[in-house]
RNA sequence: UCGCUGAACAGAGGCGCGGUUUUCAUCAGUACCCGCCCCCAAGGCCAGACAGCCGGGGUUGGAGAAAGGGAACGCCGCCGAAGUGAACGGGGAGUGUCUGAUCGCCGUCCGCUGGGUCGCCGGAGAACAUCCGGCGGACUGUCACAAGUAUUUGUGGAGCGCUGUCAUGGCC
Numbered sequence: 001u002c003g004c005u006g007a008a009c010a011g012a013g014g015c016g017c018g019g020u021u022u023u024c025a026u027c028a029g030u031a032c033c034c035g036c037c038c039c040c041a042a043g044g045c046c047a048g049a050c051a052g053c054c055g056g057g058g059u060u061g062g063a064g065a066a067a068g069g070g071a072a073c074g075c076c077g078c079c080g081a082a083g084u085g086a087a088c089g090g091g092g093a094g095u096g097u098c099u100g101a102u103c104g105c106c107g108u109c110c111g112c113u114g115g116g117u118c119g120c121c122g123g124a125g126a127a128c129a130u131c132c133g134g135c136g137g138a139c140u141g142u143c144a145c146a147a148g149u150a151u152u153u154g155u156g157g158a159g160c161g162c163u164g165u166c167a168u169g170g171c172c
Stems, first nucleotide, its partner, number of pairs: 003171003008165004014079001016078005022072003033062003037058004043054003046100006082113004087108004092103002114140002117137008142157006
């Protein structure tokens, strides 16, 4: 000098990720409530058992939401940010108890996804919003290899990646 290299720490990607205040739209002229009229007499409150509560449905008039899910600006925390699936454990919701199912939250652990975006399909959703997953396209950051004087191009890989500090380190 070249090559390789553990831990720790720092950093980059960009329509980057997550949380959240406020505002707005949607949900919705829906639910619930009140009045008139009409119909029904078995049912409704997730399923079963027991208990408890309530009559039920429709037309029309009046009054009329909220949650969940979104968008924009801002703020905060960040760059496996985060998302998703399985298993296990612990709370919660729908009248009470038990059992079960469903929905949703938290924690542990393992697997998958570099990133956003567009299209198609599937699922969630009130939804042509939005979210999640799969496939495909181009783009983008990064590394390796090849070509090229170079800008760059092509192929391949994955965040368990990449760059730097430590480092006058360690190994060869």
Predicted 3D model of a 172-nucleotide RNA (Lysine riboswitch aptamer).
Model confidence (mean pLDDT): 76 of 100.
It was read from a public genome assembly, where an Rfam model found it.
It matches the Rfam family "Lysine riboswitch aptamer". Rfam's curators write: Riboswitches are metabolite binding domains within certain messenger RNAs that serve as precision sensors for their corresponding targets. Gene Ontology term of the family: lysine biosynthetic process.